[in-house]
RNA sequence: ACCUUGAUAAUCUACCCGCGAGACUGGCACAACCCGCCGAAAGGCGAGCUAAUUCCGGAUACGUUCCCCUGUCGCAUGGCGGGGGAAGAAAGGUGGGGACCCGCAAGGGCCUGCCCUCGUGGAGGAGUUGAGGUCCUAUCAGCUAGUUGGUAGGGUAACGGCCUACCAAGGCUUAGACGGGUACGGGGCCUGAGAGGGUGUUCCCGCGCACUGGGACUGAGACACUGCCCAGACUCCUACGGGAGGCUGCAGUCGAGAAUCUUCCGCAAUGGGCGAAAGCCUGACGGAGCGACGCCGCGUGGAGGAUGAAGGCCUUCGGGUUGUAAACUCCUGUUGGGGGGCAUCAUGGGACAGAGUGCCAAUACCAUUCUGUUCUGACGUAAACCCCUGAGGAAGCCACGGCUAACUCUGUGCCAGCAGCCGCGGUAAGACAGAGGUGGCGAGCGUUGUUCGGAAUCACUGGGCUUAAAGAGCGCGUAGGCGGCCGGGUGUGUCCGGUGUGAAAUCCCACGGCCCAACCGUGGAAGUGCAUCGGAAACUACCCGGCUUGAGAGUAACAGAGGAGAGUGGAACUGCUGGUGUUGCGGUGAAAUGCGUAGAUAUCAGCAGGAACGCCGGAGGCGAAAGCGACUCUCUGGGUUACUUCUGACGCUGUGGCGCGAAAGCCAGGGGAGCGAACGGGAUUAGAUACCCCGGUAGUCCUGGCCGUAAGCGAUGGGCACUAGGUGGAGGGGGCGCAAGCCCUCCCUGCUGUAGCAAAAGUGUUAAGUGCCCCGCCUGGGGACUAUGGCCGCAAGGUUAAAACUCAAGGUAAUUGACGGGGGCUCACACAAGCGGUGGAGCAUGUUGUUUAAUUCGAGGCAACGCGAAGAACCUUACCAAGGCUUGACAUGCACGGAUUAGCCCGCUGAAAGGUGGGUAACACCCGUAAGGGUGGAACGUGCACAGGUGUUGCAUGGCUGUCGUCAGCUCGUGCCGUGAGGUGUUGGGUUAAGUCCCUUAACGAGCGAAACCCCUGUCCUUAGUUACCAUCACUUCGGGUGGGGACUCUAAGGAGACUGCCGCGGUCAACGCGGAGGAAGGUGGGGAUGACGUCAAGUCAUCAUGGCCCUUAUGCCUUGGGCGACUAACGUGCUACAAUGGCCGGUACAGAGAGACGCAAGGCCGUAAGGCGGAGCCAAUCUCAAAAAGCCGGUCUCAGUUCGGAUUGGGGGCUGCAAUUCGCCCCCAUGAAGCCGGAAUCGCUAGUAAUCGCGGAUCAGCCACGCCGCGGUGAAUGUGUUCCUGAGCCUUGUACACACCGCCCGUCAAGCCACCGGAGUGGGGAGCGCCCGAAGUCGCAAUCCUGACCGCAAGGAAGGUAGCGCCGAAGGCGAAACUCGCGACGGGGACUAAGUCGUAACAAGGUA
Repeated sequence: ACCUUGAUAAUCUACCCGCGAGACUGGCACAACCCGCCGAAAGGCGAGCUAAUUCCGGAUACGUUCCCCUGUCGCAUGGCGGGGGAAGAAAGGUGGGGACCCGCAAGGGCCUGCCCUCGUGGAGGAGUUGAGGUCCUAUCAGCUAGUUGGUAGGGUAACGGCCUACCAAGGCUUAGACGGGUACGGGGCCUGAGAGGGUGUUCCCGCGCACUGGGACUGAGACACUGCCCAGACUCCUACGGGAGGCUGCAGUCGAGAAUCUUCCGCAAUGGGCGAAAGCCUGACGGAGCGACGCCGCGUGGAGGAUGAAGGCCUUCGGGUUGUAAACUCCUGUUGGGGGGCAUCAUGGGACAGAGUGCCAAUACCAUUCUGUUCUGACGUAAACCCCUGAGGAAGCCACGGCUAACUCUGUGCCAGCAGCCGCGGUAAGACAGAGGUGGCGAGCGUUGUUCGGAAUCACUGGGCUUAAAGAGCGCGUAGGCGGCCGGGUGUGUCCGGUGUGAAAUCCCACGGCCCAACCGUGGAAGUGCAUCGGAAACUACCCGGCUUGAGAGUAACAGAGGAGAGUGGAACUGCUGGUGUUGCGGUGAAAUGCGUAGAUAUCAGCAGGAACGCCGGAGGCGAAAGCGACUCUCUGGGUUACUUCUGACGCUGUGGCGCGAAAGCCAGGGGAGCGAACGGGAUUAGAUACCCCGGUAGUCCUGGCCGUAAGCGAUGGGCACUAGGUGGAGGGGGCGCAAGCCCUCCCUGCUGUAGCAAAAGUGUUAAGUGCCCCGCCUGGGGACUAUGGCCGCAAGGUUAAAACUCAAGGUAAUUGACGGGGGCUCACACAAGCGGUGGAGCAUGUUGUUUAAUUCGAGGCAACGCGAAGAACCUUACCAAGGCUUGACAUGCACGGAUUAGCCCGCUGAAAGGUGGGUAACACCCGUAAGGGUGGAACGUGCACAGGUGUUGCAUGGCUGUCGUCAGCUCGUGCCGUGAGGUGUUGGGUUAAGUCCCUUAACGAGCGAAACCCCUGUCCUUAGUUACCAUCACUUCGGGUGGGGACUCUAAGGAGACUGCCGCGGUCAACGCGGAGGAAGGUGGGGAUGACGUCAAGUCAUCAUGGCCCUUAUGCCUUGGGCGACUAACGUGCUACAAUGGCCGGUACAGAGAGACGCAAGGCCGUAAGGCGGAGCCAAUCUCAAAAAGCCGGUCUCAGUUCGGAUUGGGGGCUGCAAUUCGCCCCCAUGAAGCCGGAAUCGCUAGUAAUCGCGGAUCAGCCACGCCGCGGUGAAUGUGUUCCUGAGCCUUGUACACACCGCCCGUCAAGCCACCGGAGUGGGGAGCGCCCGAAGUCGCAAUCCUGACCGCAAGGAAGGUAGCGCCGAAGGCGAAACUCGCGACGGGGACUAAGUCGUAACAAGGUA
């Protein structure tokens, strides 16, 4: 200042209205104008003339004001009256008029109206004032000198400290004074369900301001937007002497800015000023203009129209979609364009006429109402209306990953970009960009900013605080808030009703006016408020009286580490003294430092010292908390029980305040045994400023004083009441009982648990339940237990406590997993026990690396590395070099060609492929005797579609495979539990190889796995008999060779057998285990095949298949040659060895399983041999490969780099093959290397296994095979355990992990960037204080000067003005401080930033909780 409502008994009021009274009588000037003068201008000066409703004097005074007397009313100041006295007014002009009067007349008097004067009342307006209300900040807590009051005076229209003097010392403030910041207030407007929140533009009300600051004048009203004076800044003019100016009026210009209009028309209407009026003025106003800025309405067309045109886009190439959309046909006529005639806005105003009303004596005048006539239009012929024209001129914007309605293609390739949040983009992007399509809205659509909403996310309505943010460490207590029972009163809050007010507009309702709407009008309602009157009296409050249950007191008892002081005690420890005693002690994971021959440790005795108080001792007690533990005494606080004696609500809580307050720390003085920060040393370690060890100072202890914090925790403030139980512990009282004991009761302290509560965990009469009262505290994470300021402290520091900036989180409880240098149970050649190896050597092979024209590619811990590859000299072959081909080496189709062709033969060239040339000339059908002709398919040529790609992506895929793992697990249905994730079942007790089975059981069942079913093998039987057998008979060349046999072995088909079936013991009368019998075999007999849900974006685009991308005279195809075989080095897997359990020589046995026609090949012959010649037999239980080897017997070697070992190299051969140089295998002769058992480390194996010995096969011309896959021979040792390593299963526990420990994550340092704090200083800002100067101006003084009216004859006076002086006083100057905002070398920390450094602090016992 405003808003609402009151007051003015403390006031004013021009204009307007009502009423009363009055207006008498004189006078003097000045302007305009004329003349003169000054000035550049602005302007000024002098002289002269003149009028008035201008100015001045005198008279009168109904009211009025003042003084005196007095009545009456009021709570008071005082109000309303009566009487007397004093003072103070005015202006005239004009309209009308009947009688009367004056006048010759004109005219005047008189009456009346307007104007004027005095007064009074009203209305409207204004001043003043009370109460209540009105933003942020307490990191502003104290403010105040006219300050608060009084007395007197001044001043104002009026109250007042408004002003002055004096007196007193008050006044305001935690209900927030003072200070700082910000801001015109309200009606309203936006939002909201409301309560609220935000806001104050347009309209209305109030206020403030008018270049900045100050000031008064005039006036009813101003301290005056377009008046005056002064100061200041700025601009302009100037002749430099001086002057002028104030658009926050309408338009317009500039500037600033993301941004905001026409230098328009008119007074026709409404309103205002002046005027008697006509009228004048009016950028108020009425209109028009500009702007999609907002609101509203309308259009850009309607109907029909499918072989569903063309084009576009997509496509699985069939088609789909755009889409009835278009074209086309038929219509309509808004808007636009052209033309036409006519209104409203004028219900106003002016003039005139008539009728009425008021005034008046009056039918005049004047005023006013109605009627009639006439004049008056800026907008503007603009709207509306009619006619013509004609689908014609008129559609965009945003979005399409989810939220959120709308999807595809292409491009791009963590780029470019998008993004409100979550998040998209790293080669198939519905998220970027474009296109098509779709969705939404539509003359608009999106974006940005802002406000409310959602957000109950500041919670009044309507929140919370055990663990998510949040209970103060604890108490005492002030203010405040809240408060027991009964009665009476008042009527404060409260409730009911009335009255006044809450302006209009807005909002709402009804009706109405513009075609509708927006807009506008009329009426109503509302305005939840304030004031006042009347009423009610339950509750609240207040007053009075009473009560005892809350609270307190009394008496008698009781328990206790409650507190303080003084004293006393024993154990232990350390030191000292002495004795005994001798070489160690001590310490650790192990050690060392340390102590000890100067005698330690150990041990005994004595003495000294300090600290702490074992057992009792307990989840026991006490205290408000911190905290309190030997014993005694003294002082002292609190609690409990019993009695129910006393007081009579005295109570609860408690902002500030005060006190107490562990440990550490600080000050002063003592004390110091043990322990022990810092520090020293020894270890540990990569380091080890740690963990461990040896020492050790502060400190720990006492006295006095500070500090005032903590995970001061029950992470749970205090009080009262109510709301199931069960069972303990401590203390007390009562009853019964002889006792043991039982029952009742009070208080304290635990456990468990119902309802309820809770997000859950949990809590649950000791609440976190249900209520009431009071206090404290919280409002995303980080920044920040911080900065700054204040307060406290000696300091350390404490307390109070932000912001910038930054992030899309941070947090709680619980769930499922995973993990743990957590736990329990249990497995596995996991370890241990044992046997043999690898790692050392040589060689083979694979890999890395390197090299190379190329050394093709893939595989990469286990689970890549004798792997893909079960056969790289060419081929293979994917790589390289060179030479070539282009519809292609291969497939399909079309068109054309034409018989030149295909095929075959030959020549030239070439390394070949290929190129090029020549010759011959096919098949089917038809015609034809034939020659030949025609047609057709294949082929060929040309061309087009296409082929082709071991090019790319295994992170686009299918399929297949590896691995965990042959581990025992993984799930489902229904039910039950849980808000839910999820759990239960599947856990538990037993048992098993097994989630195998049994028992228990809110589970009951089921599935995929395990097992079984299948194959091989072990025994027997049956069937069958071109191998096997003399078993039996016969023959015999003595070989099952032959006859014969079907017994046996065997073969290969079927079957039997084993099931814990039987016995004993154990066990839960179970499952099952142990032992035994029988048996070929036992407790799944041995082996195989078989691999759950899933994991590893595991492997493979090079086996195959396949989406996308890429190449197309090449990334395709052919050929020759080379390479895949390189070779300093490293690794994996193997072979052979290092020898005597062996080597060599000779002799001599015994397998199984296989393979064989492009094959296996016998006997025989040749060759030292590889092999050759040759070919019987065999498509194979028949023949062949084929000898098995180790073994056994005999001989030799005698410990040596060898008669071990065989690499390497030389020579000579053989075989395969087109071809062995790069680059094959084999044989013979010669050569004979390393190597004497292998570091750290590491692998396999539990029985016909390991070890050892040979045999076969696939691939294959041959073979780099010592590999791989099989087969049999000989044939062990050890373990009956689960501490440890590795892996696994189940249960449990912790977790900050969940791409899951190869996880997560911390701090320094380094780099970049940002904001902040400090900072020598430096530059501003607003406000105040003190002093100086002091304009204008009011007021005061006034002795200078001036002066018309009045007084006076005059002189002069009165009065007024003024110079001058004084107080105050704006701007200005000086000064010292405070506050606040910038800048600031440098300093400090902080936030943030794909891949920096150092360590490893935290999360699992995180490896030292």

Notes: Small-subunit ribosomal RNA from a metagenome, 1409 nucleotides, folded computationally. The RNAcentral record of the sequence draws on SILVA. It matches the Rfam family "Bacterial small subunit ribosomal RNA". Rfam links the family to the GO terms ribosome and structural constituent of ribosome.